The part of an RNA shown here (small-subunit ribosomal RNA, 3' major domain) has 459 nucleotides and comes from an uncultured bacterium.

Context: one part of a larger RNA
RNA sequence: UGACGGGGGCCCGCACAAGCGGUGGAGCAUGUGGUUUAAUUCGAAGCAACGCGCAGAACCUUACCUACGCUUGACAUGGAUGGGAAUAGAAGCAGAGACGCAUCUAGACGGUUCGGCCGCCCAUCACACAGGUGCUGCAUGGCUGUCGUCAGCUCGUGUCGUGAGAUGUUGGGUUAAGUCCCGCAACGAGCGCAACCCUCGCCUUUAGUUGCCAUCACGUUUGGGUGGGCACUCUAAAGGAACUGCCGGUGACAAGCCGGAGGAAGGUGGGGAUGACGUCAAGUCCUCAUGGCCCUUACGCGUAGGGCUACACACGUGCUACAAUGGUGGUGACAGAGGGAUAAUCCCUAAAAGCCAUCUCAGUUCGGAUCGUCCUCUGCAACUCGAGGGCGUGAAGUUGGAAUCGCUAGUAAUCGCGGAUCAGCAUGCCGCGGUGAAUACGUUCCCGGGCCUUGUACA
Numbered sequence: 001u002g003a004c005g006g007g008g009g010c011c012c013g014c015a016c017a018a019g020c021g022g023u024g025g026a027g028c029a030u031g032u033g034g035u036u037u038a039a040u041u042c043g044a045a046g047c048a049a050c051g052c053g054c055a056g057a058a059c060c061u062u063a064c065c066u067a068c069g070c071u072u073g074a075c076a077u078g079g080a081u082g083g084g085a086a087u088a089g090a091a092g093c094a095g096a097g098a099c100g101c102a103u104c105u106a107g108a109c110g111g112u113u114c115g116g117c118c119g120c121c122c123a124u125c126a127c128a129c130a131g132g133u134g135c136u137g138c139a140u141g142g143c144u145g146u147c148g149u150c151a152g153c154u155c156g157u158g159u160c161g162u163g164a165g166a167u168g169u170u171g172g173g174u175u176a177a178g179u180c181c182c183g184c185a186a187c188g189a190g191c192g193c194a195a196c197c198c199u200c201g202c203c204u205u206u207a208g209u210u211g212c213c214a215u216c217a218c219g220u221u222u223g224g225g226u227g228g229g230c231a232c233u234c235u236a237a238a239g240g241a242a243c244u245g246c247c248g249g250u251g252a253c254a255a256g257c258c259g260g261a262g263g264a265a266g267g268u269g270g271g272g273a274u275g276a277c278g279u280c281a282a283g284u285c286c287u288c289a290u291g292g293c294c295c296u297u298a299c300g301c302g303u304a305g306g307g308c309u310a311c312a313c314a315c316g317u318g319c320u321a322c323a324a325u326g327g328u329g330g331u332g333a334c335a336g337a338g339g340g341a342u343a344a345u346c347c348c349u350a351a352a353a354g355c356c357a358u359c360u361c362a363g364u365u366c367g368g369a370u371c372g373u374c375c376u377c378u379g380c381a382a383c384u385c386g387a388g389g390g391c392g393u394g395a396a397g398u399u400g401g402a403a404u405c406g407c408u409a410g411u412a413a414u415c416g417c418g419g420a421u422c423a424g425c426a427u428g429c430c431g432c433g434g435u436g437a438a439u440a441c442g443u444u445c446c447c448g449g450g451c452c453u454u455g456u457a458c459a
Stems, first nucleotide, its partner, number of pairs: 001459002003456003007453007015443002019407005026320008034311002042053002064306007073129001077128002079125006087106004092101002109119003131295002134293003140289002142284003145280001147278001152191006158167003171182003197272004202240007211230003216227003243266001246260005322400001326359006338348003366397001371392007413435007
């Protein structure tokens, strides 16, 4: 100087408390461990691995296993020889296919010194080499997680100290903040904080089609449909608006704090993007790049089938429930954001809510697992191993032990909708809107963090 303390002081955070809803019990989905297996590819491991890499494992993907094949190789550059435009298509034999054997059709490019000379393509040969999702993330780059959007981390000069170092950055107030004020052997500065950026909330201007319809007219197909209009809604560009600016109190005459006015919005207005010096030899050599090591008729390459989907069990994350604040039937409105190559024009477009009827507390008109059967769709192909529908079947489950998680407002809870991936496959992920709460006395305690100080046989 740090680190640590079941030392002290001060202060924060859904950290506790106050509340609301869950997880832990059930069934299923999904990931992991374990076990099994020819293989169940590999990585991720407290927080910060476990619906994670995977934003789509039937083939492919695919890296794994089995079998069959290839060896200058599926891919790149270079040489020699031979042949030929490139390329597209057909069908025969054998085979699981790759591939092997043997054929046919169409097709004649550019340059040119007019030479199959060059470009381009194919085959053969030999070698340099290719190739490796093989190892090392403790050799690395890049990218990322995390402490943490925590308020910190440093430097120059000066001063103090033999020195390591200190000071500044400590102190008194204050703030979300090393934010600001005051004081002070310090005076300044940098990276962070804040602001500048995007978005939502109010207003104005500009603009008026594909959007809108207040006024006027027409028409009846009652639909802004037509003329017309751009007032309104809206769209999308430019501006305005909020600064503790004003008033009162308080404070040290300060920074600020408390209350009020006006205002769409008030003290950071809500949300996002933005992550300092560093920590964890954190993660990734399987995105990519790359040093070293290793393989080279194989640890490379091709193909078919299988596996990644196994199942006594254990854990994580979710979905659906256990019902009457509900189920079922009928009726019934109102979104936003996206997608469709283009499209405010067309399409994909809600559900909960509300109203009526029924069920009457039961393993039920709750719940839907499981199984049988019949179909549909995608796709060469749904056996291993897809999704959906009809009929039948109707399991566990009556609110969940110890323990544990999320959330402070348009939030939690609840309801549906869209998108990426994608032939097909969503309870996951990323977004969108609808309905819309309760509670916070407080900081003693648990956890994490910041500042000062103290002890230390630790570095």

The prediction has a mean pLDDT of 82.